Small-subunit ribosomal RNA, 5' domain from an uncultured bacterium, 523 nucleotides, folded computationally.
The coordinates come from a structure-prediction model, not an experiment, and the mean pLDDT is 85.
It matches the Rfam family "Bacterial small subunit ribosomal RNA".
Context: one part of a larger RNA
RNA sequence: GAACGAACGCUGGCGGCGUGGAUAAGACAUGCAAGUCGAACGAGACGGAAAGGAGCUUGCUCUGGGAAGUCAAGUGGCGGACGGGUGCGUAACACGUGAGCAACCUGCCCUGAAGUGGGGGAUAGCUCUCCGAAAGGAGGAUUAAUACCGCAUGUGAUCUUCGGAUCAAAGGUGGCUUCGGCUGCCGCUUCAGGAUGGGCUCGCGGCCUAUCAGCUUGUUGGUGAGGUAACGGCUCACCAAGGCUAUGACGGGUAGCUGGUCUGAGAGGACGAUCAGCCUCACUGGAACUGAGACACGGUCCAGACACCUACGGGUGGCAGCAGUCGAGAAUCAUUCACAAUGGGCGAAAGCCUGAUGGUGCAACGCCGCGUGGAGGAUGACGGCCUUCGGGUUGUAAACUCCUGUCAUCUGGGAGUAAUCCUUGUUCGUUAAUAGCGUGCAAGGUUGAUAGUACCAGAAGAGGAAGGGACGGCUAACUUCGUGCCAGCAGCCGCGGUAAUACGAAGGUCCCAAGCGUUGUUC
Numbered sequence: 001g002a003a004c005g006a007a008c009g010c011u012g013g014c015g016g017c018g019u020g021g022a023u024a025a026g027a028c029a030u031g032c033a034a035g036u037c038g039a040a041c042g043a044g045a046c047g048g049a050a051a052g053g054a055g056c057u058u059g060c061u062c063u064g065g066g067a068a069g070u071c072a073a074g075u076g077g078c079g080g081a082c083g084g085g086u087g088c089g090u091a092a093c094a095c096g097u098g099a100g101c102a103a104c105c106u107g108c109c110c111u112g113a114a115g116u117g118g119g120g121g122a123u124a125g126c127u128c129u130c131c132g133a134a135a136g137g138a139g140g141a142u143u144a145a146u147a148c149c150g151c152a153u154g155u156g157a158u159c160u161u162c163g164g165a166u167c168a169a170a171g172g173u174g175g176c177u178u179c180g181g182c183u184g185c186c187g188c189u190u191c192a193g194g195a196u197g198g199g200c201u202c203g204c205g206g207c208c209u210a211u212c213a214g215c216u217u218g219u220u221g222g223u224g225a226g227g228u229a230a231c232g233g234c235u236c237a238c239c240a241a242g243g244c245u246a247u248g249a250c251g252g253g254u255a256g257c258u259g260g261u262c263u264g265a266g267a268g269g270a271c272g273a274u275c276a277g278c279c280u281c282a283c284u285g286g287a288a289c290u291g292a293g294a295c296a297c298g299g300u301c302c303a304g305a306c307a308c309c310u311a312c313g314g315g316u317g318g319c320a321g322c323a324g325u326c327g328a329g330a331a332u333c334a335u336u337c338a339c340a341a342u343g344g345g346c347g348a349a350a351g352c353c354u355g356a357u358g359g360u361g362c363a364a365c366g367c368c369g370c371g372u373g374g375a376g377g378a379u380g381a382c383g384g385c386c387u388u389c390g391g392g393u394u395g396u397a398a399a400c401u402c403c404u405g406u407c408a409u410c411u412g413g414g415a416g417u418a419a420u421c422c423u424u425g426u427u428c429g430u431u432a433a434u435a436g437c438g439u440g441c442a443a444g445g446u447u448g449a450u451a452g453u454a455c456c457a458g459a460a461g462a463g464g465a466a467g468g469g470a471c472g473g474c475u476a477a478c479u480u481c482g483u484g485c486c487a488g489c490a491g492c493c494g495c496g497g498u499a500a501u502a503c504g505a506a507g508g509u510c511c512c513a514a515g516c517g518u519u520g521u522u523c
Stems, first nucleotide, its partner, number of pairs: 001523004006519005013370006019363002026326003030323003035078003040075002044071003052063005085281001087279001095205007104198002109194008117151001119149002127140005156167004171186006207253003214244003219241008256278004260271004283304005306317004334360001336359003342356001343354004373403004383394004407464001409459005421445006428438003467512005472493003478507005488495002
C1' cells in the first nucleotide's frame, strides 16, 4: 500500500447492487418448511336434477326418488432418497484430474417389438364388544380395488446335461353404435436399445511432525464356499508366510476438497464467506425395513443423555429447514408478503402443495453513484486568533444581489416483469367418422407478491443534509495559552523537570469525506 462475512470509537443525507451466527455440531417455546391423485377403490357426509305418487287453485304444494356436483377419514398409486441446512467427522480413491468396468444397477423419460385371456381368497374402512388417564390396543361380523394370489399364453428373458425347465399383466376415462362392435387418451406386463443418474477399480496431484522408526494376523496371497446390482478377505473354512516402510510406513496434531478469493510485476504466499460442483452429518451410538434409489434431517426399531405429559401403570420429542428465543460471545437481521414469475412433487386437466424461489424489511457491513448549492460580491464588515500595536489572518468566506432545482418533501398520472389458463370458431393429424383427442391459428375473457413501487409531469423553497483524524522526524500540515518528569502522549525514534510546533485547550493549517480513525488478520 492492498484486502476483510469484520469488531470498537466519533459522526451520519439519499439511491443502486451485493453481503449479514465466523463463537456453543449448545439447548430450544410458537408458527410454517411434503404433499398430491375421487379419471385406481368401497363406505360415508353435504347436495339435490329427472321419472313416479297424492292434493287441488292447472301450475303450485306435499311426498318420493336419487342423477350431476362438492368434501376427504381409510385402502391403493406416485412423491416424502429431490429441493433446503451444516462442516462434527474425514489426511481418505473424501476431493481434483485422467483412464477403466468382458465385474455393474438405473423409477419417471424417449425409440422399437410383443401382449393385456380367464379365475380366487382376503383386508382396512364402516359396525358391534372390550381394555387403557392418554398414546394406543384386542376380538367378532361384513366389503371394494390399478391391493394380494393361483391358472392360461410365451414375442421374449433366465438356467441348461441342449432333451428341457422356470417366469408376465390391471384397469380407468371419453366418443360413436345397427348393442355385435369400432375408436381416442392415460395406464399395466415382457424384452431390446438409448438418455439421465449412480456404484466400483486404478495412475497422478494437494498439510505439519522423526522430541513418532519400525508397523501388520483377515494381516499378504491362494483354493473352495457364502454374500452383493457388481469385482474383491467383503465374510467364512482350509493352505502358504507373506504385505508396508527413510521416495517416511505406523503413530500424533490440524483440516471438509475443488472451481476459485486476497495479495504480488511475476514466481510465490495466505485463505476456501457469499455463488457453483463433489463429499459428510442430521440429539449421541447402533441396526435394518420399504423401495428403482436410503441404511433415510421433518420414516421405523434398540440403547443412552436431556426435556415435557402422566391417573405413576406408561407415553411423547429432536430447528446443522425459514423466521424466532435463551445461552456463550467483540460480533451477525423480520416470529414479514406471494406462489404473479422460474423450478420441483402429484394430477388427464382445472388445480393443490412448495420458508425452494421471487420480493419487501433491518444493518454505512462492503462496492459504486449523487447531494449538502451556483454565479457575482471589499471601505476586505462584526466576532475570533495572533501581533513588532503599524497591522496580519480567518477571507469572497459571511452579509447582500441574481439564479438553479439533483436528492429529500407534496400533488397527479403510472408500468415492464404475463408465458399461461378458460370459452368460441377454424387448419392439420388420428379415425369409418363432421364424435372424441392432439396440434397450429384467430376472436373474446382472465391471472402481479413486489406496488400505487420504478418512471413521467407539476408545485414550493437554499430551504431538510458534514464530519473524522492529524499537524517533532518518518509524513502533507504552526502559533498562543495552560501544565511543569506532574497530568499525560507514543507505530519507531522518543516528548514532559517554567518560554513544550510532541501533554491539554484555542485559533489556524493539512488529509480524507458520509464517512474518518483504532484494533485484529493475510499478502